[in-house]
């Protein structure tokens, strides 16, 4: 890097550095940003994907729980839409699906 599976309407802050754009790609929106965004570091926190753990339920591979370790995350639904289908309705709305993306684990 390609692949498989699962999840993506929840949740979670400060300080220091840096210095102009940022919010994955392309386009259209809309937000954030010199009252310093994005990004990096530290300390917190959120969460429960994996490993380990247990006072409990179940019995053998599970459920429930806490959270030591490995990741991850810590504005806005993956910020919204764009592709397909259906139904409403008067060119938009709602629902489902696909695609892409992100995270984890597996194997390569």
């Nucleotide at each position: 890097g390609a692949u498989u599976u699962a999840u993506a309407a929840a949740g979670a802050a400060g300080a220091g550095g840096c210095g102009a754009g940022a919010g994955a790609a392309u386009g259209g929106g809309c937000u954030c940003a010199a009252u310093g965004a994005a990004c990096c570091u530290c300390u917190g926190g959120c969460a429960a994907c994996c490993u380990g753990c247990u006072a409990c339920c179940a019995a053998u591979u599970g459920g429930a729980g806490a959270a030591a370790g490995g990741u991850g995350c810590u504005a806005a639904u993956u910020c919204c839409c764009a592709c397909c289908u259906a139904a409403a309705a008067u060119u938009u709305u709602u629902a489902g699906g696909a695609g892409a993306u992100a995270u984890a684990a597996a194997a390569u």